This is a predicted structure of a 90-nucleotide RNA (c-di-GMP-I riboswitch aptamer) from Fontibacillus phaseoli. The sequence is in RNAcentral, with records from Rfam. Rfam family: c-di-GMP-I riboswitch aptamer. Rfam describes the family as follows. GEMM was predicted in a large-scale screen for bacterial structured RNA regulatory elements. Its family is annotated with cyclic-di-GMP binding in the Gene Ontology.

[in-house]
RNA sequence: UAUUGAUAAAGGCAAAUCCAUCGAAAGAUGGGGACGCAAAGCUAUAGGGGCUACCACGGAAAUAUUCCGUAACGCCAGCCAGUUGCCGAU
Repeated sequence: UAUUGAUAAAGGCAAAUCCAUCGAAAGAUGGGGACGCAAAGCUAUAGGGGCUACCACGGAAAUAUUCCGUAACGCCAGCCAGUUGCCGAU
């Protein structure tokens, strides 16, 4: 430097879920908690994909408002991707 993740060490992260806070929601942050992860580090104005819909627009019912649809400038990096990197093996 390249390939790779069998084993081991230093260790790292933390799904579901619970509590608190923020938010209309998706979701986020902190504290517990571990399903898993060799990038579960970082990037959401490189891109694909996914989630949500306060407001807005359209429609329906009804006159208190409710419901349905569309829609991101709101989110998701633990979906793919991009990028950087520890340790081991070859």